[in-house]
């Protein structure tokens, strides 16, 4: 320098052929057990779906730029 892949919640993931209000897990909060604590049980808080455009009635999905990260070739 070129080609292919990830990028979604504090973390590590899901979202089907583009279509309901983006989801569970885990932490965290509260709260029930408990002598306290852990564990466990229920609630609840947390999203610019890297940014930045563009297509579409309608984007996490399609397309383009670009940022970072992984692989590969030279």
């Nucleotide at each position: 320098g070129c080609c292919c892949c990830a990028a979604u919640a504090g973390c590590g993931c899901a979202a089907c052929u583009g279509g309901a209000u983006a989801g569970a897990g885990u932490a965290c909060u509260u709260g029930a057990c408990u002598u306290c604590g852990a564990a466990u049980c229920a609630a609840g808080u947390g999203g610019u779906u890297a940014c930045a455009g563009g297509u579409u009635c309608g984007a996490g999905u399609c397309c383009u730029g670009c940022u970072u990260g992984g692989g590969g070739c030279g």
A computed fold for a 74-nucleotide RNA from a Bacilli bacterium, annotated as transfer RNA. Its Rfam family is "tRNA". The family's RNA type in Rfam is transfer RNA. The source organism's lineage runs through Bacteria, Bacillati, Bacillota and Bacilli.